[in-house]
RNA sequence: AACCCGAAAUGGCAAACCCAUCGCGAGGUGGGGACGCAAAGUCCAUGGAUCUGCUUUUAUGCAGACAGCCAGACUGCCGAA
Numbered sequence: 001a002a003c004c005c006g007a008a009a010u011g012g013c014a015a016a017c018c019c020a021u022c023g024c025g026a027g028g029u030g031g032g033g034a035c036g037c038a039a040a041g042u043c044c045a046u047g048g049a050u051c052u053g054c055u056u057u058u059a060u061g062c063a064g065a066c067a068g069c070c071a072g073a074c075u076g077c078c079g080a081a
Base pairs, nucleotide, nucleotide: 005079006078012037013036017032018031019030020029021028022027035068041074042073043072046071047070048069050065051064052063053062054061
């Protein structure tokens, strides 16, 4: 120095809920607020799961939502055991 790993420290992010706003909707954005998170940083032109709309008798198909559902890839702070 790097890898594994995650004690400490500097910090970071922001669930539910409330207000405003956008959307047919899932949900998004801004403010407040903290359940939690060592990647709760980025990527859906990576895969699956879940959810919404339209179609459809059903099956299914198409379009969308979700990265804090899981996995994967890339990148990042610190340095005890």
c-di-GMP-I riboswitch aptamer from an Anaerolineales bacterium, 81 nucleotides, folded computationally. The sequence was found by an Rfam model in a public genome assembly. Rfam family: c-di-GMP-I riboswitch aptamer. Gene Ontology term of the family: cyclic-di-GMP binding.